[in-house]
Model confidence (mean pLDDT): 78 of 100. Bacterial RNase P class A from Candidatus Adiutrix intracellularis, 369 nucleotides, folded computationally. The RNAcentral record of the sequence draws on ENA.

Formats: sequence, structure tokens, C1' cells
RNA sequence: GGGGCGGGCCGGAUGACCGCUGGGUGCAUUUUUGCACCAAGAGGAAAGUCCGGGCUCCACAGGGCGGAAUGCUGGGCAAUUCCCAGCGGGGGUAACCCCGGGCAAGCGCAACAGAGAGAAGACCGCCGCGAAACUCCUGGUUUCGCAGUAAGGGUGAAAGGGUGAGGUAAGAGCUCACCGGCCGGGCGGGCGACCGUCCGGGCCAGGCAAGCCCCGUUCGGAGCAAAACCAAAUAGGGCGGCAAUAAGAUGGCCCGUCUUGCCGCCGGGUAGGUUGCUAGAGCCGUGGAGUAAUUCACGGCCUAGAUGAAUGGUCAUCACCCCCGAUUUACCGGGGGCACAGAACCCGGCUUACAGGCCCCCCCAACUU
Repeated sequence: GGGGCGGGCCGGAUGACCGCUGGGUGCAUUUUUGCACCAAGAGGAAAGUCCGGGCUCCACAGGGCGGAAUGCUGGGCAAUUCCCAGCGGGGGUAACCCCGGGCAAGCGCAACAGAGAGAAGACCGCCGCGAAACUCCUGGUUUCGCAGUAAGGGUGAAAGGGUGAGGUAAGAGCUCACCGGCCGGGCGGGCGACCGUCCGGGCCAGGCAAGCCCCGUUCGGAGCAAAACCAAAUAGGGCGGCAAUAAGAUGGCCCGUCUUGCCGCCGGGUAGGUUGCUAGAGCCGUGGAGUAAUUCACGGCCUAGAUGAAUGGUCAUCACCCCCGAUUUACCGGGGGCACAGAACCCGGCUUACAGGCCCCCCCAACUU
């Protein structure tokens, strides 16, 4: 130098000018705002909202049925459908990758083809018997019927262990030896999944659990538009007072009660505002424990909080990539490109999208030094 495997990281830089958002300081200002200066202002996924947790409100004696999620073992974590380490199976020459309870509890399903699709099955073949025909006649061939047979052929993704021997009319775990699987038991190793080994049993049992189901474990609901506080105008509500005891309603009439006016107070609630809101299971470094995930100690750092919703735009230079021109090349000149995307209560994961680029470990096949 070629091909590959796994992991980590970056996601343009600098300067000038014009803006935007919230904050601090100062000045001005009646509330409110204005001006000046200062430092700060999107991501590795801010995304999908798929899991888990914090936080908030609501509900809540206990138990059962039902439902949902999850599923090898051990560990980590606030928790998880996440992570680490291992075990078993499968794929790959390898680095490495993928999968994970139970189909030997029950039910169900399997297109087409095929005789038969699961305690199966006789289409061809093989074997026996019977009948008929033919013949080269102790026999053979063909056809038909009955029965046996799962060795062989054929169909299929899949046909009810494999190889060999015995056995038989022909065959068959029918019997035996070896191999494989399963079940039961013992011993040894491992925390465990599991591994090794020995004995017994012909037990041979196919696939799908992302079809129902069985077993173990876990599980209240809603979500920052949660929730709390302050609080106009108008309308309505409650209480008190005032006035003709005026009008109306109820009623045959009176008392009474209700309604209508004005004033004050109170409470709920809407618009609006404030809090929640960003210092956190936080980030960086060093050291210790641990194979690792992770955790502990010490030191240092502060790093967006908008609410029709700021985080932007222009120019210049440089960096990277591509094209063109001249040129031996370098250098130079000109033009173009630079992704996916964009906070909205916060955090841990997973998944998905992504121009271009960098670094590290390991594997394979040769070759060179």
C1' cells in the first nucleotide's frame, strides 16, 4: 500500500457593520419606558415522542378477576424496552455480527404441488395370494382384483432420527452396534445461565407463541395547555344600607314573601400579569475501587430561557471540496459548492436524518524492508 470489522470525535474559523432576546450597571422618566455601556445567547441529533425517571395535580382500606408491558444468567443505574460482562444457538476464513421463557400442557394454522401436512399416507415401485391372457412351458411376461410394505422413486419450505448389520415374502427401532436428540438420575466445575462426564429408558416427540394460550416478573390516572399566586372592565352572585314603603307579581283582601333603583363591601372567575423556568441524577480534571457498565473522594467551572415565540443578515480574508484556464509540477487567476436540522418544564436512554472530514484498536491475503 489493498479489502474488511468495531469504537470514538468534529460538524467551518477570524474580523467589521447593521439588527433581535433576556440580564447587569449608569442616566433620564409619572406609571411605564427610553438611551448608553458591559458580558451572554441552539444541537449531535434541539427531531420522532418510542421507553424510563424527576416535578405538579387528582384518586387511594385490603383482596380477587380482567388488561397492558416484559422475558437466557449475573451485575450497573433514580429507573428502563437502556448499558456492561457472560451463557447457549445461528452466520462469517477471521476481526465480529444476529437471536434468546414454554409447542414433551391444550386449541388452532400451513398457499401451491402432492396419495398423504402430523398418533399421517399406498400415486409409482417392492412382496404375497387369486383370476384371465400370452409364451420359447419344473418357469416367465402382461393385465385386473385383494392384502402386506414407509426400504427406493415422485411432490413440497417441511413427509414422523442417521449409518450399518441382523431379520423378513418384501419391509419397518421390528431387534442389535455406533452416532445424534429427548426424558430421568448420579458425580465434578461455575453465584448463575450452563459446561463436562457416567448410568438407565427405543422415548424418537417436526414448524409457527408477532394466532390464541401457559408460566414468571412489573404496573393507579393525567400531564408545564401540570400547578400555584396576583387580579381589571362588563355581566351575573352574596351581604348590608338608603328611598316613595313607589310600582309589579303572589292572593278575594291585609300582613308577609319575591322582583325592579342607587351606594358600599365581599367572594368566585375571564382578559392580563407573576411564579413554575432552568445550578442540574450538571460539566471538566486528577486519584481510588471494579474485567466493564458504573461508582466514590478531592479540586475547578457556570453554560440560552423566548411566549406569535430572540439566537439573524451582509461583506472581507482564510480553511475544505469540485470545475475551467495557463503551466512539467508546485505556485497563480476565475467560477461554484459546504449537509441534516433548529430549544419551549427538566433529565437518562433508544431510534431515525446527516455534505464533508479526522483518530484509534483489531482481522484477512500476500508482498517489501
Its Rfam family is "Bacterial RNase P class A". Rfam classes the family as a ribozyme.